[in-house]
Molecule: transfer RNA
Organism: Polyangiaceae bacterium
């Protein structure tokens, strides 16, 4: 330098047009003499940035930034 893929909760990841979810972690509760485990619940997101298409964009298109891998 070229090519492909990825960027969504504190972490690991779903969701690929119709107001965003899970697991773990955090917090509260039940249980226990107490702790852990288990169970129930709560909170937590300007979906990397800008522009375009659309009635409507996390999702589709373009540009930029960051990351991973491959080729040279």
């Nucleotide at each position: 330098g070229c090519c492909a893929c990825c960027c969504u909760a504190g972490c690991u990841c779903a969701g690929g047009g119709g107001u965003a979810g899970a697991g773990c972690a955090a917090c509260g509760g039940u249980u226990u003499c107490g702790u852990a485990a288990a169970c129930c619940g709560u909170a937590g997101g300007u979906c990397u940035g800008g522009g375009g298409u659309u009635c409507a964009a996390u999702u589709c298109c373009c540009c930029a930034g960051g990351g991973u891998g491959g080729c040279u």